[in-house]
Background:
A computed fold for an 85-nucleotide RNA from a soil metagenome, annotated as c-di-GMP-I riboswitch aptamer. The model forms 100% of the base pairs in the Rfam consensus. The sequence is in RNAcentral, with records from MGnify.

RNA sequence: GACAAAGGCAAACCCGUCGAAAGGCGGCGACGCAAAGCUACGGGCCUGUGUCCACUCCGGUGGAUAUGGCCGCCGGGCCACCGAA
Repeated sequence: GACAAAGGCAAACCCGUCGAAAGGCGGCGACGCAAAGCUACGGGCCUGUGUCCACUCCGGUGGAUAUGGCCGCCGGGCCACCGAA
C1' cells in the first nucleotide's frame, strides 16, 4: 500500500566542529520522503590535497587524474516498523 491511524526521517538557511576541497558530524530548522533504513556494487554527479603533463615573469597559471566524497540522482544487493479491504 487506504485522501486512515501509530510511529519515523529531515532539505535549505544559520551556529559549532572536522576536512585542502567536495563533504561529514552535532545543534537549530522543516523543503520534502513509504524505505529520505543500510550498502559506493554498476552508471552518474561533486571535489582535486597529492601525483603527472604543459606553460612560466620562477611568484605561480592551465590541463589531466580518486586513492576523497554524494545512496535526499538512477539501478542492483541486504534488512525492517505499523496496518484495513